[in-house]
């Protein structure tokens, strides 16, 4: 100096917060979702950009908050 392993710590898993559990990553990283005979670009690619649409506040479970609908006071 490089690589690997273990421990600790931190970050992270398409919209907020908390607890528990799980996964991934170590800053050149993990992560930054899906659909369209809509448009443009294109290396013609399951690609890129623009526009439009649907689901979901969870990675999973629970609770809270925000939003929406219904009922009762």
């Nucleotide at each position: 100096u490089c690589a690997g392993a273990c421990g600790u710590u931190g970050g992270u898993g398409a919209u907020g917060g908390a607890g528990c559990u799980c996964g991934c990553c170590a800053u050149c990283a993990a992560c930054c979702g899906u659909c369209c005979u809509c448009g443009a670009g294109u290396u013609c690619g399951u690609c890129u950009c623009g526009g439009g649409a649907a689901u979901g506040a969870u990675a999973g479970c629970u609770c809270c908050u925000a939003c929406u609908c219904g009922u009762g006071g």
This is a predicted structure of a 73-nucleotide RNA (Fluoride riboswitch aptamer (crcB RNA motif)) from a Bryobacterales bacterium. It was read from a public genome assembly, where an Rfam model found it. The source organism's lineage runs through Bacteria, Pseudomonadati, Acidobacteriota, Terriglobia and Bryobacterales.